[in-house]
Predicted 3D model of a 73-nucleotide RNA (transfer RNA) from Blastobotrys adeninivorans. The source organism's lineage runs through Eukaryota, saccharomyceta, Saccharomycotina, Dipodascales and Blastobotrys. The gene name in the source record is tRNA-Met. Rfam family: tRNA. Rfam describes the family as follows. Transfer RNA (tRNA) molecules are approximately 80 nucleotides in length. By type it is a transfer RNA. Rfam links the family to the GO term triplet codon-amino acid adaptor activity. RNAcentral holds the sequence, with entries from ENA.
RNA sequence: UGCAAUAUAGUGUAAAUGGUUAUCACGUUAGACUCAUGAUCUUGAGAUAUGCGUUCGAAUCGCAUUGUUGCUA
Numbered sequence: 001u002g003c004a005a006u007a008u009a010g011u012g013u014a015a016a017u018g019g020u021u022a023u024c025a026c027g028u029u030a031g032a033c034u035c036a037u038g039a040u041c042u043u044g045a046g047a048u049a050u051g052c053g054u055u056c057g058a059a060u061c062g063c064a065u066u067g068u069u070g071c072u073a
Base pairs, nucleotide, nucleotide: 002071003070004069005068006067007066010026011025012024019056028044030042031041032040049065050064051063052062053061
């Protein structure tokens, strides 16, 4: 310099060919249990990198930007 891949809760990870409330585990809030802690049970909050476009409908498709990784010079 050119090309390719990738970006989803705090961390990791799902989501059939675009379809109606975005999944699960750990962590975390509150409660129950306990003399207390832990374990266990119930419960709540928390995410689609950013912008634009296509579509009745976008995490998913297209373009641009940003970050990361790899290849190439």